[in-house]
RNA sequence: GCGGCUAUCGUUCAAUGGUAGGACAUCGGUUUGUGGCACCGAGAAUCUGGGUUCGAUUCCCAGUAGUCGCC
Repeated sequence: GCGGCUAUCGUUCAAUGGUAGGACAUCGGUUUGUGGCACCGAGAAUCUGGGUUCGAUUCCCAGUAGUCGCC
RNA backbone atom coordinates (compact mmCIF):
# COMPACT_ATOMS: atom_id res chain seq x y z
C1' G A 1 0.00 0.00 0.00
C1' C A 2 -4.30 -3.70 -1.01
C1' G A 3 -8.28 -6.86 0.74
C1' G A 4 -11.63 -9.31 4.47
C1' C A 5 -14.07 -9.03 9.25
C1' U A 6 -15.71 -6.32 13.66
C1' A A 7 -17.69 -1.65 16.27
C1' U A 8 -24.97 -1.84 20.11
C1' C A 9 -26.25 -0.18 28.02
C1' G A 10 -20.56 -0.72 32.75
C1' U A 11 -19.31 -6.05 30.49
C1' U A 12 -20.78 -9.90 27.07
C1' C A 13 -24.13 -11.09 23.19
C1' A A 14 -29.05 -10.61 20.21
C1' A A 15 -32.21 -7.74 16.79
C1' U A 16 -34.98 -10.18 8.11
C1' G A 17 -36.05 -1.68 6.82
C1' G A 18 -41.17 -0.61 11.26
C1' U A 19 -41.61 0.53 19.80
C1' A A 20 -33.40 -1.54 20.34
C1' G A 21 -33.90 -6.92 23.86
C1' G A 22 -31.46 -11.03 27.02
C1' A A 23 -27.63 -12.43 30.65
C1' C A 24 -24.19 -10.60 34.24
C1' A A 25 -23.22 -6.09 36.90
C1' U A 26 -25.43 -1.35 39.36
C1' C A 27 -29.61 0.85 42.14
C1' G A 28 -34.50 0.25 44.85
C1' G A 29 -37.95 -3.15 47.18
C1' U A 30 -39.70 -8.18 49.30
C1' U A 31 -37.62 -12.18 52.04
C1' U A 32 -33.59 -13.15 56.15
C1' G A 33 -31.56 -12.05 63.35
C1' U A 34 -27.18 -9.77 59.70
C1' G A 35 -24.90 -10.92 55.05
C1' G A 36 -25.37 -14.12 50.89
C1' C A 37 -29.00 -16.87 47.83
C1' A A 38 -33.92 -16.27 45.79
C1' C A 39 -38.03 -13.16 43.88
C1' C A 40 -40.06 -8.28 41.96
C1' G A 41 -38.94 -3.62 39.81
C1' A A 42 -35.89 0.70 37.81
C1' G A 43 -32.05 3.29 35.20
C1' A A 44 -28.64 2.60 31.29
C1' A A 45 -26.45 1.71 24.64
C1' U A 46 -26.61 1.53 18.15
C1' C A 47 -18.10 4.29 16.51
C1' U A 48 -18.24 9.31 13.45
C1' G A 49 -20.06 12.19 9.11
C1' G A 50 -23.00 12.06 4.76
C1' G A 51 -26.64 9.53 1.25
C1' U A 52 -31.20 6.30 -0.10
C1' U A 53 -36.12 5.66 2.12
C1' C A 54 -42.48 7.55 4.70
C1' G A 55 -39.15 5.17 8.13
C1' A A 56 -31.98 2.97 8.88
C1' U A 57 -28.71 -0.89 14.32
C1' U A 58 -29.93 -2.94 9.38
C1' C A 59 -28.83 -0.73 2.65
C1' C A 60 -24.86 2.68 0.03
C1' C A 61 -20.32 6.11 0.38
C1' A A 62 -16.32 8.22 3.17
C1' G A 63 -13.65 8.29 7.71
C1' U A 64 -11.90 6.49 12.75
C1' A A 65 -10.44 2.36 15.90
C1' G A 66 -9.47 -2.87 16.48
C1' U A 67 -8.33 -7.60 14.24
C1' C A 68 -6.78 -11.11 10.31
C1' G A 69 -4.48 -11.99 5.61
C1' C A 70 -1.51 -10.48 1.19
C1' C A 71 2.52 -7.52 -0.50

Overview: The RNA shown here (transfer RNA) has 71 nucleotides and comes from a Candidatus Moraniibacteriota bacterium. The coordinates come from a structure-prediction model, not an experiment, and the mean pLDDT is 81. Rfam family: tRNA. Rfam links the family to the GO term triplet codon-amino acid adaptor activity. It was read from a public genome assembly. Taxonomically the source falls in Candidatus Moraniibacteriota (Bacteria, Bacteria candidate phyla).